[in-house]
Large-subunit ribosomal RNA, domain I from a hot springs metagenome, 555 nucleotides, folded computationally.

Context: one part of a larger RNA
RNA sequence: AGCAUAGGGUGAAUGCCUUGGCACCAGGAGCCGAAGAAGGACGUGAUAAGCUGCGAAAAGCUGCGGAGAGGCGCAAAUAGCCUAUGACCCGCAGAUAUCCGAAUGGGGGAACCCACCUGAGGCAAGAACUCAGGUAUCACUGCAUGAAUCCAUAGUGCAGUGAAGGGAGACGUGGGGAACUGAAACAUCUAAGUACCCACAGGAAAAGAAAACAACAGUGAUUCCGUAAGUAGUGGCGAGCGAAAGCGGAAGAGCCCAAACCAUAAUAUAGCAAUAUAUAAUGGGGUUGAGGAGCGGCAGGAAUGAGCAGAAUGCCUAGCAGAAAGAGCGGAUGGAAAGCCGAGACCAAAGAGGGUAAAAGUCCCGUACGCGAAAGGCAAGAAGCCAUAGCCGACAUCCAGAGUACCACGAGGCACGAGGAACCUUGUGGGAAGCAGGGAGGACCACCUCCCAAGGCUAAAUACUACCUGGUGACCGAUAGUGGAGCAGUACCGUGAGGGAAAGGUGAAAAGAACCCCGGGAGGGGAGUGAAAGAGAACCUGAAACCCUAUGUUU
Numbered sequence: 001a002g003c004a005u006a007g008g009g010u011g012a013a014u015g016c017c018u019u020g021g022c023a024c025c026a027g028g029a030g031c032c033g034a035a036g037a038a039g040g041a042c043g044u045g046a047u048a049a050g051c052u053g054c055g056a057a058a059a060g061c062u063g064c065g066g067a068g069a070g071g072c073g074c075a076a077a078u079a080g081c082c083u084a085u086g087a088c089c090c091g092c093a094g095a096u097a098u099c100c101g102a103a104u105g106g107g108g109g110a111a112c113c114c115a116c117c118u119g120a121g122g123c124a125a126g127a128a129c130u131c132a133g134g135u136a137u138c139a140c141u142g143c144a145u146g147a148a149u150c151c152a153u154a155g156u157g158c159a160g161u162g163a164a165g166g167g168a169g170a171c172g173u174g175g176g177g178a179a180c181u182g183a184a185a186c187a188u189c190u191a192a193g194u195a196c197c198c199a200c201a202g203g204a205a206a207a208g209a210a211a212a213c214a215a216c217a218g219u220g221a222u223u224c225c226g227u228a229a230g231u232a233g234u235g236g237c238g239a240g241c242g243a244a245a246g247c248g249g250a251a252g253a254g255c256c257c258a259a260a261c262c263a264u265a266a267u268a269u270a271g272c273a274a275u276a277u278a279u280a281a282u283g284g285g286g287u288u289g290a291g292g293a294g295c296g297g298c299a300g301g302a303a304u305g306a307g308c309a310g311a312a313u314g315c316c317u318a319g320c321a322g323a324a325a326g327a328g329c330g331g332a333u334g335g336a337a338a339g340c341c342g343a344g345a346c347c348a349a350a351g352a353g354g355g356u357a358a359a360a361g362u363c364c365c366g367u368a369c370g371c372g373a374a375a376g377g378c379a380a381g382a383a384g385c386c387a388u389a390g391c392c393g394a395c396a397u398c399c400a401g402a403g404u405a406c407c408a409c410g411a412g413g414c415a416c417g418a419g420g421a422a423c424c425u426u427g428u429g430g431g432a433a434g435c436a437g438g439g440a441g442g443a444c445c446a447c448c449u450c451c452c453a454a455g456g457c458u459a460a461a462u463a464c465u466a467c468c469u470g471g472u473g474a475c476c477g478a479u480a481g482u483g484g485a486g487c488a489g490u491a492c493c494g495u496g497a498g499g500g501a502a503a504g505g506u507g508a509a510a511a512g513a514a515c516c517c518c519g520g521g522a523g524g525g526g527a528g529u530g531a532a533a534g535a536g537a538a539c540c541u542g543a544a545a546c547c548c549u550a551u552g553u554u555u
Stems, first nucleotide, its partner, number of pairs: 001554009015540001016505002020476002022473007029465002031166002039100003042055003046078001050074002061094006070082003105114003115135007137163009171202001172200005182189001186236001212219002223250005233241002254457003257401001261284004267278004289435001291399003295393004303388003307385002313379005319371002329342003345362002347351001353365003406430008416442001437452005492499002512539001515526004
């Protein structure tokens, strides 16, 4: 030195455990902000570094309600306090809420610097100081003022109202908009209107009451699901892309303007005036393809509403109560009984689950069935208020959304790549009819059919989940599961954008080892605790690599 056996050390695997995660379901909620948010800085405790809470009224103040004996957070200990005049704790409502931050008096290298105005405190008085309130910008509205320039307008000032910023890396609409890739290369094409950027909004958004589909039969706003269907189509007819009607369901809701006409009529023009004409604006009227106005006639207090308001009632935000002879009996094991044996019980609308020294319906918390709100909120919608309605006839006259429809050129969107390319949108140019009118039915024309553009609003069925509550798991169990089970977006790295860890387990209970001995200490030996200390805090189990010791054996 190798090998073997045995015993140790080191080391952390493994097993068991779970405070934490993951996914989904149901319900709720779906916004916060100049009344200063989100997020921070700095403070704040008897002692106080951190976390948590709070804000100079600072681990807190007040009221109301719940609860009922202890309490002064994590977090021990000491001191000192609070509490049946009800503390602590829980819920609701309020007060306070430094500085920064949209940050908004001005500035600024965030948490700092420097002001002005008004009022108050104090003083004999003023200044200074302290305190309170105010002083940004933009938009709209109103009032005042007011140039070049007479009226006027621009501008200016004041007042009132509103906006801004954040977020859930989700969902929505709109404005912009790639490339890798696929086509086995690549350019049209694809990826994809995806990723990404921007704007804006809501609890949903968007869409939406036919200038629609259809086909000689009919349907009757929109949205979503299934089907039609990988069909019809489209396509370097390659790769690929890919409908719609119809049918079956979810849901269900329809309305308002503009105009004709009527009324009032500021103002303007003409005029000496009376007045005349025109029109802004306001109110009535009216809203569809079986139209409306106007004209003539008839009827008349009904029903509806998505408006205002808010009753009953229900729910949410603290809680209450809750059975069992058993906190049983005898026995054995054990540190410990809830497990085992024996005899004999009980409850059950409760034998879900968790805890208790091991495996408990009857020990504890709970569970089933029930109950509960001073205050705030949500739902609900009664009474009430408000708003809204016609029918018939004749059809001469009037009205019915214009730089619009449409056309040409250039694009984009439609499943549809210019194609026979309709339809929708529109950058440039041209440019109607107006009800004897106009659009559509996939070039175009005719016939036929359907519909009425160029104004607007509209719940529900649909999408999503940061957040709250409850629940579930052939989900994970500490190299897993979130990056994060522990003070983690921390330590640390980076100029920065950004990147980003490791780290769980004594024991049933600290009973966490008084005292003695060696040692400077660390550490150890006794003693003691404990079921166990080979559970001793470097703490459950404690594999292997690796190291050591002893014995045997080989060289």
Model confidence (mean pLDDT): 84 of 100. The RNAcentral record of the full RNA draws on SILVA.